[in-house]
c-di-GMP-I-GGC riboswitch aptamer from an Anaerolineales bacterium, 92 nucleotides, folded computationally.
RNA sequence: ACCGACAAAGGCAAACCCGGUGAAAACCGGGGACGCAAAGCCGUGGAUCUAAAGCAGUCCAAUGGACUGCCAUGACCGCCAGGCCGCCGAAG
Numbered sequence: 001a002c003c004g005a006c007a008a009a010g011g012c013a014a015a016c017c018c019g020g021u022g023a024a025a026a027c028c029g030g031g032g033a034c035g036c037a038a039a040g041c042c043g044u045g046g047a048u049c050u051a052a053a054g055c056a057g058u059c060c061a062a063u064g065g066a067c068u069g070c071c072a073u074g075a076c077c078g079c080c081a082g083g084c085c086g087c088c089g090a091a092g
Base pairs, nucleotide, nucleotide: 002092003089004088011036012035016031017030018029019028020027021026034078040084041083042082044081045080046079048075049074054070055069056068057067058066059065060064
């Protein structure tokens, strides 16, 4: 350095519930633990999710509204890559 113990010390916290923010995806706080050796940090590439605004279309007597399609500038690093940083030390 790779690697990762039924090791030690610690850490994080899925679903779900409560409160809040947001158009939504989702996020924040509290509870809670399915899991995690980077489940620490960075949305840089891809995937995925959302579609307020925008564009296109259809409809409704309509300064407007409803619906459908496209779309990220939004979200997610607990999907996969990439970058940065880091605790412990058995076996190999």
It was read from a public genome assembly, where an Rfam model found it.